[in-house]
Context: one part of a larger RNA
Molecule: small-subunit ribosomal RNA, 3' major domain
Organism: uncultured prokaryote
């Protein structure tokens, strides 16, 4: 000087408390451990691994296993030889396929000094080499997590100290903040804080098509004429600054209350992550040192596996019901997606879906039905709750749904009556609850990312638990 203390003081955070809803019990989904296996590829490991890499494992993916198969190689550059094309389509034989092989059709390289001279492509050959998701994240770059959006971390000059270092950065107030004020052997400065950026909330303005419709006609219908007031869209601006008033404070910074205002003291949300810590994570995104393999630890293919199952844990979904189930009814959203696509309408089917197909490269057409809501019924039961499991029949995608897809219909109807110890989230348009969209994607979410609808309770307070900041004290620690 730090770090640590079941030392002290001050302060903060859904940290506790006050509340609301969960998890832990059940069934299922998913990840992990373990076990099993020819293989169940690999990584991630307290917080900060475990619906994580994976925004989608039937083949492919795929890195694993078994078998078959290739050896200058699937890919790059260089050399030699040959050819002039390469390429596309069809048929046949052997084979599981990769591959090997035969035949037919279409196509018939560019420049040129006409020299196989230059370029390009293909095939064969030899060698340099290619290739490796093989090892080392404790050799690394890059990227990322975490403490933590915590308020800190430093420097120059000066001063003090023999020195390590100190001072500044401590103190009195104040703040979300090393924020600001005052004081002070310090005076200044940098990285952080804040602001500048984006979205939302109010107003003005510009512009009216695909959007809108107050007035005038018109229509089944903003449908058409007309209009751009309004809504909305998307460009530009304004508006909030403790600016004003009162109180308080040290006459300061500020704090409390009030006015006006769409919004008030950081208005709400996002982006933004200082010096550093964890030899944190990643050599399987990529890059890369070293090491290792080179007829194999490389390449291709078929099939299997990653989907196994006495069990244990994490994260979720659905429930255990009446604030509910079922049937009927009928409004009101927002974000988005769509040409290998979204598909209205009509027809067939109980349905998944199929047939046909208007329109739409989209404020135009379409996905699209919002759901919670309201009315009726059921009357507390393992039930008209719950839907696992299983049998049967279908639909769709796709070469192909056996291992191993999703969905629909009929039948079946398990556990479960609110969950021990323990434990998690959340302070407002939040929690809870309700549906909707998107990425990935041929097909396949209860996951993820986003969107709107309905819409609470509680916070006395900081003694205690956890984490953190500043000052101070002790130390056999560095």
């Nucleotide at each position: 000087u730090g770090a640590c203390g079941g030392g002290g003081g001050c302060c903060c955070g859904c940290a506790c408390a006050a509340g609301c809803g969960g998890u832990g019990g059940a069934g299922c989904a998913u990840g992990u451990g373990g076990u099993u296996u020819a293989a169940u590829u690999c990584g991630a490991a307290g917080c900060a691994a475990c619906g994580c890499g994976a925004a989608g494992a039937a083949c492919c993916u795929u890195a694993c296993c078994a078998g078959c198969u290739c050896u200058u190689g699937a890919c790059a550059u260089a050399c030699c030889u040959a050819u002039c094309g390469c390429g596309g389509g069809g048929a046949g034989u052997g084979g599981a396929g990769a591959c090997a092989u035969u035949c037919c059709c279409c196509u018939u390289c560019g420049g040129u000094u006409c020299g196989g001279c230059c370029g390009g492509a293909u095939a064969g050959g030899a060698u340099a080499c290619a290739g490796g998701u093989g090892c080392u994240g404790c050799a690394u770059g890059g990227c990322u997590g975490u403490c933590g959006u915590c308020a800190g971390c430093u420097c120059g000059u000066g001063u003090c100290g023999u020195g390590a270092g100190a001072u500044g950065u401590u103190g009195g107030g104040u703040u979300a903040a090393g924020u600001c004020c005052c004081g002070c052997a310090a005076c200044g400065a940098g990285c952080g804080c804040a602001a500048c950026c984006c979205c939302c909330a109010c107003c003005c303005u510009u512009a009216g098509u695909u959007g809108c419709c107050a007035u005038c006609a018109u229509u089944u219908a903003g449908u058409u004429g007309g209009g751009c007031a309004c809504u909305c869209u998307a460009g530009g601006g304004g508006a909030a600054c403790u600016g004003c008033c009162g109180g308080u404070g040290a006459u300061a910074a500020g704090c409390c209350g009030g006015a006006g205002g769409a919004a008030g003291g950081u208005g709400g949300g996002g982006a933004u992550g200082a010096c550093g810590u964890c030899a944190a994570g990643u050599c399987c995104u990529c890059a890369u040192g070293g090491c290792c393999c080179u007829u194999a630890c490389g390449g291709g293919c078929u099939g299997g596996g990653c989907u196994a199952c006495a069990c244990a844990c994490g994260u979720g979904c659905u429930a255990c019901a009446a604030u509910g189930g079922c049937a009927g009814u009928g409004a009101c959203a927002a974000u988005g997606g769509g040409u290998u696509g979204c598909a209205a309408g009509c027809c067939a089917g109980c349905a998944a879906u199929g047939g046909u197909g208007a329109g739409c490269u989209a404020a135009u057409c379409u996905c699209a039905a919002a759901a919670a809501g309201c009315u009726g019924u059921c009357u507390c039961a393992g039930u008209u709750c719950g839907g696992a499991u299983u049998g049967g029949g279908g639909u769709c995608u796709g070469c192909a749904a056996c291992u191993c897809g999703a969905c629909c219909c009929c039948a079946u109807g398990a556990a479960g009556u609110c969950g021990g110890a323990a434990u998690c989230g959340c302070u407002a348009g939040u929690a809870a609850u309700c549906g909707u969209g998107g990425a990935u994607c041929a097909g396949c979410a209860u996951g993820c990312c986003a969107c709107g609808g309905u819409g609470a309770a509680u916070a006395c307070g900081u003694u205690c638990c956890c984490g953190g900041g500043c000052c101070u004290u002790g130390u056999a620690c560095a």